Predicted 3D model of a 339-nucleotide RNA (Bacterial RNase P class A) from an Oscillospiraceae bacterium. Its mean pLDDT, the model's own confidence on a scale to 100, is 76. Taxonomically the source falls in Oscillospiraceae (Bacteria, Bacillati, Clostridia, Eubacteriales). The gene name in the source record is rnpB.
RNA sequence: CGAGUAAGCUAUGCGGUUGAACGCUUUACGGCGUUAGGAAAGUCCGGGCAUCACAGAGCAGGGUAGCUGUUAACGGCAGCCGAGGGCGACCUUAGGGCAAGUGCAACAGAGAUAUACCGCCGUUUUUACGGUAAGGGUGGAAAGGCGAGGUAAGAGCUCACCGGGACGCAGGAGACUGUGCCGCCAUGUAAACCCUACCCGAUGCAACGUCUUUUUGGAACAAUACGCUAUUGUCUGCUCGGCAGGCGUAUUGCAACGACGGCUUGAGUGUUUCGGCGACGAUCCACCCAGAUAGAUUUCCGCACACGACAAAACCCGGCUUAUCGGCUUAGUCGCUGA
Numbered sequence: 001c002g003a004g005u006a007a008g009c010u011a012u013g014c015g016g017u018u019g020a021a022c023g024c025u026u027u028a029c030g031g032c033g034u035u036a037g038g039a040a041a042g043u044c045c046g047g048g049c050a051u052c053a054c055a056g057a058g059c060a061g062g063g064u065a066g067c068u069g070u071u072a073a074c075g076g077c078a079g080c081c082g083a084g085g086g087c088g089a090c091c092u093u094a095g096g097g098c099a100a101g102u103g104c105a106a107c108a109g110a111g112a113u114a115u116a117c118c119g120c121c122g123u124u125u126u127u128a129c130g131g132u133a134a135g136g137g138u139g140g141a142a143a144g145g146c147g148a149g150g151u152a153a154g155a156g157c158u159c160a161c162c163g164g165g166a167c168g169c170a171g172g173a174g175a176c177u178g179u180g181c182c183g184c185c186a187u188g189u190a191a192a193c194c195c196u197a198c199c200c201g202a203u204g205c206a207a208c209g210u211c212u213u214u215u216u217g218g219a220a221c222a223a224u225a226c227g228c229u230a231u232u233g234u235c236u237g238c239u240c241g242g243c244a245g246g247c248g249u250a251u252u253g254c255a256a257c258g259a260c261g262g263c264u265u266g267a268g269u270g271u272u273u274c275g276g277c278g279a280c281g282a283u284c285c286a287c288c289c290a291g292a293u294a295g296a297u298u299u300c301c302g303c304a305c306a307c308g309a310c311a312a313a314a315c316c317c318g319g320c321u322u323a324u325c326g327g328c329u330u331a332g333u334c335g336c337u338g339a
Base pairs, nucleotide, nucleotide: 001335002334003333005331006330007329008328009327010326012304013303014302015301016300020035021034022033023032024031025030037310041321042320044319045318046317047316048315049204050203051202052201056240057239058238059237061200062199063198064197065196066080067079068078069077070076081095082093083092084091085090096195097194101193102192103189104188105187117136118135119132120131121130122129123128144162145161147159148158149157163184164182165181167180168179169178170177171176208261209260210259211258218254221253222252223251224250225249226248227247228246229245232244233243234242235241268287269286270285273282274281275280305308
C1' cells in the first nucleotide's frame, strides 16, 4: 500500500425566520424545558402489567434439544466441544437417540435388507457347469476405504494406516479427547413415525378502573323477591377431582354514548470501582430524554460538505428476522514492498 475478517459509534451540520404538541411557571402578556428509529418495520418469540379462574393430577396438544453459564424470561446471549467451509483472521450449525424399535430409499440398474449384466479364473470339442465380487456399467448410494501380501482368479482371507465398535484405563465440572482391545455388528434418513429430558392457565391497553347528565326502557352484568329444577355451569380439549348451583319473571341498580385515569421513573440512560475469558453481576455518582387520540417536529433563506439510503411511536420492555446511502474508530489475518 492492497485485499479480506470481527466489533463499536453515527444517521446531514451550522446560523437566522416562521409555526405545532406536552410539561412547569406567571394575575395576564410572556418565559423556560423536552419532542420519533437503528431498525420505530414484521408480529416471529419472551415477559412486565391488568382482569378472570385458581387446588390440582393425568392424558392429549404445543415448544425446545451438544456441554456449562447468564438473564425477569426466551426458541435469546456468552464461552467451550464436535462436524463442515476458508491459506488465514474467522464463518455456519437442521448437533439428544434404543449396538435405528417401526418405516422409506422413486426411476435407472442384474440387483437397494440383495444380486451376478459385462468381465476374470477353472473344467469342457462345443453346449454347458463351477468359483468370484477385485475391474467395468446403472445410480445420490452397490454392502467399509486405500496399499501390500496371498490366490486358479478373487474376497478383511491376512497385515499396516484410516474408518467403525460394546468394553477397560487416563485427562476434563461436562460435551468430549487420548490410548488399549476387537476383523468388524452394509449405507443414508429421526425437518419420517417414534423414544427420552425440560417447559407451557386464558384473554389482552380496543386490558382494566372511576365519574356524570339527558334520553330510552335497552343487549349484557349485579343485587333482592318469587317460581321451577339437580338437569347444569366453570377450572385449556378430555378424564378424575374441586368449586359454584342453573333457568324464568318482576323491581332496583346499571349499561351504552361521553369525560378522566391507565400514559410513561423504567428488569431506564450515562458513568466510577470491583469480580468474571465473556455474556453479565454488584457498587459510586449524575440525569429525566414523546405521550398524541383524525392523531404533534412545519415554512422560508444563507453557508458548508461526507450531497443525505432504509424509513415515523400509540401500554411498556428484552430479543430475533427483514430493509438500508454513506462517514468514523479499534483490534487482528493474508499478500506485496521498504528499513